[in-house]
RNA sequence: GAUUUAUAGAGAAGAGGGGAGAGAAAGGCUCUGAGAACCUCUAGCAACCUACCUGAAAAGUAAGGUGCUAAAUCCUUUCCCAAAGAUUGGGAGCAUAUAAAUU
Numbered sequence: 001g002a003u004u005u006a007u008a009g010a011g012a013a014g015a016g017g018g019g020a021g022a023g024a025a026a027g028g029c030u031c032u033g034a035g036a037a038c039c040u041c042u043a044g045c046a047a048c049c050u051a052c053c054u055g056a057a058a059a060g061u062a063a064g065g066u067g068c069u070a071a072a073u074c075c076u077u078u079c080c081c082a083a084a085g086a087u088u089g090g091g092a093g094c095a096u097a098u099a100a101a102u103u
Base pairs, nucleotide, nucleotide: 001103002102003101004100005099006098007097008096013042014041015040016039017038021031022030023029025077026076027075028074043069044068045067048065049064050062051061052060073095078092079091080090081089082088083087
C1' cells in the first nucleotide's frame, strides 16, 4: 500500500521549541503573529486490542499496544424521498479517519 469487519452528532490541553500556514481533495466556511504546520515533555479523553474482574458474558477498572484532545468526519459533493420553490429536512452511497485481522 491492498482486502475484510467495526465505529465516526459523545469526550478530552497546557508548557517549551518552531516561525506561516492549517482544517484529506474541490467549493464554502472557519482557525491562525493574542503564534499555524511540525517536534518534545507533561496532563487528559476514549475503551478497538490487551490485562484485571466474572463459572461465562455483559457491565466495570485502565498499568500496557494504538488512536485522539476547534467547529457533526466543520458543511456540501453522487443517488433517492418529502416539503417546497431554488432552499430546507430525511435516507442510502462514495470518500476519509481510526482499530482489529489477513496479505
Predicted 3D model of a 103-nucleotide RNA (SAM riboswitch aptamer (S box leader)) from a Cytophagales bacterium. The prediction has a mean pLDDT of 84. NCBI's taxonomy places the organism under Bacteria, Pseudomonadati, Bacteroidota, Cytophagia, Cytophagales.